[in-house]
Order: sequence, then C1' cells, then structure tokens
RNA sequence: GCGCGGGAGAGCGUUCGCUUUUAGCGGGCCACCGAAGGAGCAACCGCCCCGGAAUCUCUCAGGUCAACGGACCGCGC
Repeated sequence: GCGCGGGAGAGCGUUCGCUUUUAGCGGGCCACCGAAGGAGCAACCGCCCCGGAAUCUCUCAGGUCAACGGACCGCGC
C1' cells in the first nucleotide's frame, strides 16, 4: 500500500427559493462535533544539534437521520 471485518462524536435547527407532496435540493443565519485532509504547539522518537513528529490544540476544509466517508484496531497478502 491492497483486500476483508470492526469503527465514535455533534440540530434530519431556523428562514427563503425551486421542485414537489407531506418530502427532497440549493442559498442565508446561527448552534454544535472532530477520527478524511490541513494548520499550530510540542509530549515523544531517531540515523542526534539536525530531522521526524501525536489520539493534544484550532476548526480553513469536512461533518451533525440514514448512506457515503472515517483516524485507529484485528486478520491475510
């Protein structure tokens, strides 16, 4: 890295428009979450004075019914 399995958190808020028919999509307004990514500090680590750096911090992005995604973990190659 690939395949399989497990895998959390937080409003399916409000308003307007479109299509619709009891719902969906898009825009605005807040509220919130952090485990894609990104950024920051720096614990820590190493071939050691130079590098690598988090599950910590931020929330730009992403996410807040489900689905998708999903750090990380297990097994196999």